[in-house]
Context: one part of a larger RNA
RNA sequence: CGCAGGAUACUUGAGAAGAGCUGUCCUUAGUACGAGAGGACCGGGAUGGACGUACCUCUAGUGUUCCAGUUGUUCCGCCAGGAGCAUUCGCUGGGUAGCUAUGUACGGAAAGGAUAACCGCUGAAAGCAUCUAAGCGGGAAGCCUCCUUCAAGAUAAGGUAUCCCCGGGAGCAAUCCCCUGAAGGCCCGUUGUAGACCACAACGUUGAUAGGCCGGGUGUGUAAGCACAGCAAUGUGUUCAGCUUACCGGUACUAAUCGGCCGUGAGG
Numbered sequence: 001c002g003c004a005g006g007a008u009a010c011u012u013g014a015g016a017a018g019a020g021c022u023g024u025c026c027u028u029a030g031u032a033c034g035a036g037a038g039g040a041c042c043g044g045g046a047u048g049g050a051c052g053u054a055c056c057u058c059u060a061g062u063g064u065u066c067c068a069g070u071u072g073u074u075c076c077g078c079c080a081g082g083a084g085c086a087u088u089c090g091c092u093g094g095g096u097a098g099c100u101a102u103g104u105a106c107g108g109a110a111a112g113g114a115u116a117a118c119c120g121c122u123g124a125a126a127g128c129a130u131c132u133a134a135g136c137g138g139g140a141a142g143c144c145u146c147c148u149u150c151a152a153g154a155u156a157a158g159g160u161a162u163c164c165c166c167g168g169g170a171g172c173a174a175u176c177c178c179c180u181g182a183a184g185g186c187c188c189g190u191u192g193u194a195g196a197c198c199a200c201a202a203c204g205u206u207g208a209u210a211g212g213c214c215g216g217g218u219g220u221g222u223a224a225g226c227a228c229a230g231c232a233a234u235g236u237g238u239u240c241a242g243c244u245u246a247c248c249g250g251u252a253c254u255a256a257u258c259g260g261c262c263g264u265g266a267g268g
Stems, first nucleotide, its partner, number of pairs: 001153001005164007015150004021049007033038001051107005059101004066094005071086006111145003118138004165267001167178004179265001184262004188204005209255003212251005219243002225238005
């Protein structure tokens, strides 16, 4: 821009993409078959491999500052306690959320239709025979559906529901002037389940959107100070303490203020 008014929701599905794999074991049954050796079809059940999708409860990673330990050095006047630097984590042991796989769950199925090779029924030409010439069946991991995703720019531009706008004047006309400005959308702001940007999604005081604060959870592992024991290093008690990112909930304390713009007047 189009989809012959504008808008908000919900949809149909032309079309496109994806998926499509397979083993072993048990049973039927040591049955059918076979002299024996051996050993099924059909049907039923179980369990794997590879591949794929989703997710983070479990397991396992990461988790650049959440906690702790620790070396050297500098500084905070000293002690104690801390901070900086040593890789823009100094090193080490752990670790929430998130993101992950090695983890968890699920998938290929079943079914229908038309068929291939092939197997048939009826059956003439050709008194026989013949699946074929007329006619009618069966038949594959393949084809078309069925399953998952996208999808009306599918210009043949689809459908349904709901919402919104009912002024005046000049001019032959194109057009111009005044009034009006709906539904809805955008700008702007706080953000994240979203994200390169945009978009998408949530919220904007009639408010829990983010931060803060409070409570909880989680992680780390018993803080500092003081007291006691010990010459001291250190230990014990207060103390499963102290601190705690992204998690859960609450709370208007802070910031989402006030506003502006687009979009019209009933529709070739």
A computed fold for a 268-nucleotide part of an RNA from a metagenome, annotated as large-subunit ribosomal RNA, domain VI. Rfam family: Bacterial large subunit ribosomal RNA. Its mean pLDDT, the model's own confidence on a scale to 100, is 90.